[in-house]
RNA sequence: UCAAUCCUUCGGGGCAGGGUGCAAUUCCCUACCGACGGUGAUACGCGAUCCUUACGAUUGCGUUCAGUCCGUGACCCGGCUCGAAUCGAACGAUUCUUGACGGUUGACUCGGUGCAAGUCCGAGACCGACAGUAACAGUCUGGAUGGGAGAAGGAGACG
Numbered sequence: 001u002c003a004a005u006c007c008u009u010c011g012g013g014g015c016a017g018g019g020u021g022c023a024a025u026u027c028c029c030u031a032c033c034g035a036c037g038g039u040g041a042u043a044c045g046c047g048a049u050c051c052u053u054a055c056g057a058u059u060g061c062g063u064u065c066a067g068u069c070c071g072u073g074a075c076c077c078g079g080c081u082c083g084a085a086u087c088g089a090a091c092g093a094u095u096c097u098u099g100a101c102g103g104u105u106g107a108c109u110c111g112g113u114g115c116a117a118g119u120c121c122g123a124g125a126c127c128g129a130c131a132g133u134a135a136c137a138g139u140c141u142g143g144a145u146g147g148g149a150g151a152a153g154g155a156g157a158c159g
Stems, first nucleotide, its partner, number of pairs: 002159001005155006017029003031139002033128002035072004043063008067126002076103003080099001083096005108124005130142003
């Protein structure tokens, strides 16, 4: 230094304005928002080479770049499973619950540049769990002071 494992902390944003109506942040016009990892022709910085120098080109390293590309997570469903409660003589049943696994779960085109664009630039479009509600919710309220992909830091067995 690597590293099984353990600990701590962190870990999601958003209806302003207007219309209708008894009633809507839920409908309509308009507005606003974009989790985590990866990829990435972006951008910036430092260095090297070419070049007399500069510009520029090539290249290495660091940081950085996607809501709609590849995956992940929350919600929901399924059987299995740890545990608890209740009922039952017992087998067992019901409810709650732990864990891993499986399933389900949304959305992009056109133009430009270019050797090359799903990622750059421009334009237009599209998407968004469940439950609740005086009226249909990506944005309000709730499960949730929860869970969580993961991020940072610390300790560190065997070797």
FMN riboswitch aptamer (RFN element) from Paenibacillus sp. CECT 9249, 159 nucleotides, folded computationally. NCBI's taxonomy places the organism under Bacteria, Bacillati, Bacilli, Caryophanales, Paenibacillus. Its Rfam family is "FMN riboswitch aptamer (RFN element)". Its family is annotated with FMN binding in the Gene Ontology. From the family's description: The RFN element is a highly conserved domain that is found frequently in the 5'-untranslated regions of prokaryotic mRNAs that encode for flavin mononucleotide (FMN) biosynthesis and transport proteins. The coordinates come from a structure-prediction model, not an experiment, and the mean pLDDT is 80.